[in-house]
């Protein structure tokens, strides 16, 4: 320059014939524990890379743009 994939709590990851976003591991409270730490039980935390468009409704369709990747030239 042309194709492709991908982007989701602090990490990692499911969820795509449009309908309230799981889950692991960290984290935060309590009980126990001589204690670090473990078990248990209960919490918070992501408007889905971003800006538009379609739709009663968009993580999911379209469009443009940026991050990583792979391939070809």
């Nucleotide at each position: 320059c042309g194709g492709g994939a991908u982007g989701u709590a602090g990490g990692a990851a499911a969820g795509u014939u449009g309908g309230u976003a799981a889950u692991c591991c960290g984290c935060c409270u309590g009980u126990c524990c001589u204690g670090g730490g473990a078990a248990c039980a209960g919490g918070a935390g992501a408007u889905c890379g971003c800006c538009g468009g379609u739709u009663c409704g968009a993580a999911c369709c379209c469009g443009g743009c940026c991050g990583u990747c792979c391939c070809g030239a």

Transfer RNA from Paludisphaera borealis, 73 nucleotides, folded computationally. Rfam family: tRNA. It is annotated as a transfer RNA. Rfam links the family to the GO term triplet codon-amino acid adaptor activity. About the family: Transfer RNA (tRNA) molecules are approximately 80 nucleotides in length. The sequence is in RNAcentral, with records from Rfam.